């Protein structure tokens, strides 16, 4: 320096053009003698930052930011 992948709830992932879901985790409640476990409810992201295309974007496209991989190059 070149090339490619990833960046969505607290964690690990779904969604891939139509106002964003799940699993554990948390919360309140049952259930117990009390916890675990196992049942019910329920809080919680506007989707790295920007900008563009579009009636509508997390999802296309551009740029910059983080982290992985490959290569090249210098020692």
């Nucleotide at each position: 320096c070149g090339g490619g992948g990833u960046g969505u709830a607290g964690u690990u992932c779904a969604u891939c053009g139509g106002u964003a879901g799940a699993a554990c985790g948390c919360u309140c409640g049952g259930u117990u003698c009390g916890g675990g476990a196992c049942c019910g409810a329920g809080a919680g992201g506007c989707a790295g930052c920007g900008a563009g295309u579009u009636c509508a974007a997390u999802u296309c496209u551009c740029g910059c930011c983080a982290c992985c991989c490959c290569g090249a190059c210098c020692a």

Transfer RNA from a Candidatus Berkelbacteria bacterium, 75 nucleotides, folded computationally. NCBI's taxonomy places the organism under Bacteria, Bacteria candidate phyla, Candidatus Berkelbacteria. Its Rfam family is "tRNA". The family's RNA type in Rfam is transfer RNA.